[in-house]
RNA sequence: UGAGAUAUAGCUUAACUGGCAGAGCAUCGCUCUCAUAAGGCGAAAAGUUUAGGUUCGACUCCUAAUAUCUCAA
Numbered sequence: 001u002g003a004g005a006u007a008u009a010g011c012u013u014a015a016c017u018g019g020c021a022g023a024g025c026a027u028c029g030c031u032c033u034c035a036u037a038a039g040g041c042g043a044a045a046a047g048u049u050u051a052g053g054u055u056c057g058a059c060u061c062c063u064a065a066u067a068u069c070u071c072a073a
Stems, first nucleotide, its partner, number of pairs: 001072007010025004019056001027043005049065005
């Protein structure tokens, strides 16, 4: 310098050709126990890296940028 991949909750991640963003672990509350852990029940937490565009509607499609990784030179 060129090509490609990835970016979603504190962490790991799902969302199958566009249609209300879900789960596991962790956290908090209740329950259980003499107590702790485990178990059971419940709750909160992300509008999806950033800025634009297309569309009635975008994590999803298009453009540019940023960060990380891979390959080539």
The RNA shown here (transfer RNA) has 73 nucleotides and comes from Flavobacteriales bacterium ALC-1. Its Rfam family is "tRNA". By type it is a transfer RNA. Gene Ontology term of the family: triplet codon-amino acid adaptor activity. The coordinates come from a structure-prediction model, not an experiment, and the mean pLDDT is 81.